[in-house]
C1' cells in the first nucleotide's frame, strides 16, 4: 500500500413548524382546552425450535407416535451457545459439517452388465477330448455400470490369489495419555461394498392446546329445538386409582337457531436493562451499585420546509437533479433463521515495498 | 394475534426414489363445399434457492405465494 479472515457497534444529525397515542397536572358541569412528559427494532419479519404463564375437575404407570444424535460443559429450557476430538477446504489468519450404528434383522440399487453381495461372460491355467467342446482351477487383466469383492510393488504359482512379505488404509484387541469423544504405539492377514434426510437399533427427551389462553362484571335475546350414551371422565391409545352418572329432567359433550360486536382484568419491574469486581480458556455464575424506557380502536409512534452527511445520474467542474437500506412492537422472554445502501472501531493472516 | 392446508402442461388433476401420465384446451394434417362432430400426429409443466442419495416433483432445510378455520353471552 494491496488483498483477505474474525469480532464489536451504528444504522442519517441538528433547528423551526403542523399533527397522533398514552400519561400527569390545571381549567370546565360535560364536550373538550392548555401545559408538562414518555412513544419500534437489530431483525419488532418469519413462527422454525425452547420455555415462563393460563387452562384443559386431579394422579400414576405403559404403548403409540413426535423430536435430538461425536464428547465434555453452560442454561429455567432448547434442534441453542461454549470448549474440546475427527472429516473436508484454504498458502494462511480461519471456515464449514442431520458427525451414533450397515459385523441385530429386514429391505432398495432404475438401465447396462456374467454377476449388485459374497459373482465365472470374455481372458488366463490344468486334464479329458469324437477337436464342435466339456470338467475344474483362477478376481491379475478386459467389458458394463454411480459403485465390482482392500491398495501399489516383490516373492511365490499350472494360472492366480493376503498364498507369503514390506509400506499404505479399514477392523479388532493389548497398553499408555485423556473425564471423554479419541490420540499415540505395539500385536493380530481379521479384510464381511453403499444407502438408515429407507424401515429399523440403540441413548436420551417429550400429556394437548394457546393471551381470540384465562378470570370479572354489564347489556340484550326465544335461557328455544335437535343429536348423543350405559356407561362416561382423564383431550392419540390402554391399565390402575380416582371422580361423576343412574335412564332422559336438572345437568354434561356438540351442532342448528338467537342476542351482542361494550367495560375491567391477564399487560408489562422483567431469566430486565446500563456499569465495577471476582469465578471460569469461554459460554456463563455470583456479588456491588445505578436506573424504569410503548402497552393500542387488531388503528398512535408521523409530516413540510431549511442547513448538512450520504448514495445514483447528468455535467460547461462549478453546481444541477432525483433518492435517502431492511423493515416496522400486540401476552412476555432466550435462540436460530431470512432481509438489510452506507460506515465506524479492534485483532490477526498472507504478499510486494521501504528502513 | 394463534393455529392448520396447499403450490405440477393454458385449466382441473394423477404419479410420493428409476424416461412424470390423463382429461379439456391449443397447433398441423386427414375427413366435408365450408364449419362442428371425429380420427392421427405434436408442442406445453413438478413454485425458487441450497442439501441427501448413483439418481429427487417425491426425503430434509430455507425462502415466496395462496387459501381456510378461532371473539364474547345465554
Nucleotide at each position: 500500500u494491496c488483498a483477505g479472515c474474525g469480532g464489536g457497534c451504528c444504522g442519517g444529525g441538528c433547528g423551526a413548524c403542523c399533527g397522533c397515542u398514552g400519561u400527569c397536572g390545571g381549567c370546565g358541569c360535560a364536550a373538550g382546552c392548555c401545559g408538562g412528559u414518555a412513544g419500534a427494532g437489530g431483525a419488532a419479519a418469519g413462527u422454525c425450535c425452547g420455555g415462563a404463564c393460563u387452562c384443559c375437575a386431579u394422579c400414576g404407570g405403559g404403548c403409540a407416535g413426535g423430536g435430538u444424535g461425536c464428547c465434555a460443559g453452560g442454561u429455567a429450557a432448547c434442534g441453542c451457545c461454549u470448549g474440546g476430538g475427527c472429516g473436508g477446504c484454504g498458502c494462511g489468519a480461519g471456515c464449514c459439517g442431520a458427525c451414533g450404528g450397515a459385523a441385530a434383522g429386514u429391505g432398495c440399487a432404475a438401465c447396462a452388465g456374467a454377476a449388485a453381495c459374497a459373482a465365472a461372460c470374455c481372458g488366463c491355467c490344468u486334464g479329458c477330448u469324437u477337436c464342435g467342446g466339456c470338467a475344474g482351477g483362477u478376481a491379475a487383466g478386459g467389458g458394463u455400470g454411480a459403485a465390482a469383492c482392500g491398495g501399489u510393488g516383490c516373492g511365490g504359482u499350472a494360472a492366480g490369489a493376503g498364498c507369503g512379505c514390506a509400506c499404505c488404509g479399514g477392523c479388532g484387541u493389548c497398553a499408555c495419555g485423556g473425564c471423554a469423544a479419541c490420540g499415540u504405539g505395539g500385536c493380530g492377514g481379521c479384510c464381511g461394498g453403499g444407502c438408515a434426510a429407507a424401515c429399523c437399533c440403540c441413548a436420551c427427551c417429550u400429556g394437548g392446546a394457546g393471551c381470540a389462553a384465562g378470570a370479572c362484571c354489564a347489556a340484550a335475546u326465544a335461557g328455544g329445538g335437535g343429536a348423543g350414551a350405559a356407561g362416561g371422565g382423564u383431550u392419540g391409545c390402554c391399565c390402575g386409582a380416582c371422580c361423576c352418572g343412574u335412564u332422559a329432567u336438572c345437568a354434561c359433550u356438540c351442532c342448528c337457531g338467537g342476542g351482542u360486536u361494550g367495560g375491567u382484568u391477564g399487560c408489562u419491574a422483567g431469566a430486565g436493562c446500563g456499569u465495577c469486581g471476582c469465578a471460569g480458556c469461554g459460554a456463563u455464575g455470583c456479588g456491588g451499585c445505578g436506573u424504569c424506557g410503548a402497552g393500542a380502536g387488531a388503528g398512535a409512534u408521523g409530516g413540510u420546509c431549511g442547513c448538512c452527511g450520504c448514495u445514483u445520474c447528468c455535467c460547461u467542474c462549478g453546481g444541477g437533479a432525483a433518492g435517502u437500506a431492511c423493515a416496522g412492537a400486540a401476552u412476555c422472554c432466550g435462540g436460530c433463521u431470512u432481509a438489510c445502501a452506507g460506515g465506524c472501531c479492534c485483532g490477526c493472516u498472507g504478499a510486494a515495498c521501504u528502513u | 394475534u394463534g393455529g392448520g392446508g396447499g403450490a405440477u402442461c393454458g385449466u382441473c388433476u394423477a404419479g410420493c426414489g428409476g424416461c412424470a401420465g390423463g382429461a379439456c384446451a391449443c397447433g398441423u394434417g386427414a375427413c366435408u363445399c365450408u364449419g362442428g362432430a371425429u380420427c392421427a400426429c405434436g408442442g406445453c409443466a413438478c413454485c425458487g434457492g441450497g442439501g441427501u442419495u448413483c439418481a429427487a416433483a417425491u426425503c430434509c432445510c430455507u425462502g415466496u405465494c395462496c387459501c381456510c378455520c378461532a371473539g364474547c353471552c345465554a

Two RNAs folded together computationally: RNase P RNA and transfer RNA, 429 nucleotides in total. Rfam match: Bacterial RNase P class A. From the family's description: Ribonuclease P (RNase P) is a ubiquitous endoribonuclease, found in archaea, bacteria and eukarya as well as chloroplasts and mitochondria. Its mean pLDDT, the model's own confidence on a scale to 100, is 78.